[in-house]
Molecule: Bacterial RNase P class A
Organism: Burkholderiales bacterium
């Protein structure tokens, strides 16, 4: 200096108007409920995505054990849990740094084996030998007298109940219906029956379910961030310090100065100017993974090759 492996981190900064959405504090209407008005503060991501494994939360089902079903698989060890991490061992692939995993069990049982070849799973078959299927050797073929395949079914070991915050809880309106009690007339409508009586329609009062709608579940937690200590390592275990969106038909948004980067275009001999342009994407109950998308930048370790000392 070239070409690479594996990782970690950002992914615009600062001001100013006008807007939203939450919360605090002051004022005003209002019986509460609630509503308006100024002020102060919060207010999207590293993947908020896919919804793909795991779990917390809820509600429903559930004596205990067994069976079927499905899922997982080398040892170990981490975590509330995993198909996730991490260390290791084998095996492959790569000069290497590294990379991958289709890695449990064939003397329990079943099933398989192109093509060649007499024969392919059942032993038998040629040739030669022995006291004896006692021993030795046979072209082909990946495998020929013992074995091979679990990614065929099986066998072990572990794990697996169902929907899912549009879960669930509570207040609760209109119009119909629905229960109970009362009024009223058997004049008149429908019905019923033992011909004058019950039942409906009517009227009024109460009570109860659901639905519009509202509230609560909602974000303080398997949190985050320095430090120490124990562990190769994932990761655990302490002190100290902080609280960081809670909307919900669904806010988090626009203009604009300016300043950074990174790019295109003009111009200019040159430092340099003017001018556009700015990656994937948008919380939805919450957390821990995997996956998959990304314009640019930042950085750490290590490899292989050349060249100079």
């Nucleotide at each position: 200096g070239a070409a690479g492996c594996a990782g970690g981190c950002c992914g615009g900064g600062c001001g100013a108007u006008c807007g939203c959405c939450g919360u605090c504090g002051c004022g005003g209407a209002u019986u509460u409920u609630u509503c308006c008005g100024c002020g102060g503060c919060g207010g999207a991501g590293g993947a908020a995505a896919g919804u793909c494994g795991g779990g917390a939360c809820u509600c429903c089902a559930c004596a205990g054990g067994g069976c079927a079903g499905c899922g997982u698989a080398g040892c170990g060890g981490g975590u509330a849990a995993c198909g996730c991490c991490c260390g290791u061992c084998c095996g492959c692939c790569g000069u290497g740094a590294g990379g991958c995993g289709c890695g449990g069990a064939u003397c329990a049982g079943a099933g398989g084996a192109a093509c060649a070849g007499a024969g392919a799973c059942g032993a038998g078959c040629c040739g030669g030998u022995u006291g004896a299927g006692u021993c030795c050797g046979g072209g082909u073929g990946a495998a020929a007298c013992g074995g091979c395949c679990a990614a065929u079914c099986u066998c072990u070991a572990c794990g697996c109940g169902g929907a899912g915050c549009a879960a669930c809880a509570c207040c609760a309106a209109a119009u119909a219906g629905g229960c109970a009690g009362g009024c009223g007339a058997c004049g008149a409508c429908g019905g019923g029956g033992c011909c004058c009586c019950c039942c409906g329609a009517g009227c009024c009062u109460g009570c109860g379910g659901g639905u519009a709608g509202g509230u609560g579940g909602c974000u303080c937690g398997a949190g985050c961030g320095c430090c120490g200590c124990g562990g190769c390592a994932a990761c655990g275990c302490g002190u100290c310090g902080c609280c960081a969106a809670g909307a919900g038909g669904a806010a988090u948004g626009a203009u604009c100065g300016u300043c950074a980067u990174a790019u295109u275009g003009c111009c200019g001999c040159g430092a340099g100017g003017c001018a556009g342009u700015a990656a994937c994407a948008g919380a939805a109950u919450c957390c821990c993974g995997c996956u998959u998308a990304c314009a640019g930048g930042c950085u750490u370790g290590c490899u292989u090759c050349a060249c100079a000392c």